[in-house]
RNA sequence: CUCUGAAAAGCGGACACGAGAUUGUGUCCCGCCGACGGUGCAAGUCGGCCGCUGGCGUCCGGGGUGCCCCCUGGGCGUGGUGGCCGGCGAAGCUCUCAGGCUCAUGACAGAG
Numbered sequence: 001c002u003c004u005g006a007a008a009a010g011c012g013g014a015c016a017c018g019a020g021a022u023u024g025u026g027u028c029c030c031g032c033c034g035a036c037g038g039u040g041c042a043a044g045u046c047g048g049c050c051g052c053u054g055g056c057g058u059c060c061g062g063g064g065u066g067c068c069c070c071c072u073g074g075g076c077g078u079g080g081u082g083g084c085c086g087g088c089g090a091a092g093c094u095c096u097c098a099g100g101c102u103c104a105u106g107a108c109a110g111a112g
Base pairs, nucleotide, nucleotide: 001112002111003110004109005108010030012029013028014027015026016025017024031101032100033099037097038095040093044088045087046086047085048084049083050082051081052080053079055078056077057076058075059074060073061072062071063070064069
């Protein structure tokens, strides 16, 4: 791209126009639907801040005994972990903006 299959929800009301009429189109009001499109987010992940750390590295202090070594306290970095905030973050979920409530369209599915 082609073919095939494929839902829900109004025979609502008012007005205008065309028309002999059935009815058609448009605007507004009420009700309703979710499957073009669009909105929202869970896990997860990233970042920031604040904690915890008994892991690792390094620096400083005290003690044992001057060195080695051992015990103990603290700073920094890193790792782990918790909370809060923010970014990213799917659907047939959600909203109903758009769309729809005959056909059409149609998410999606199958085949080529």
Molecule: Glycine riboswitch aptamer
Organism: Frankia sp.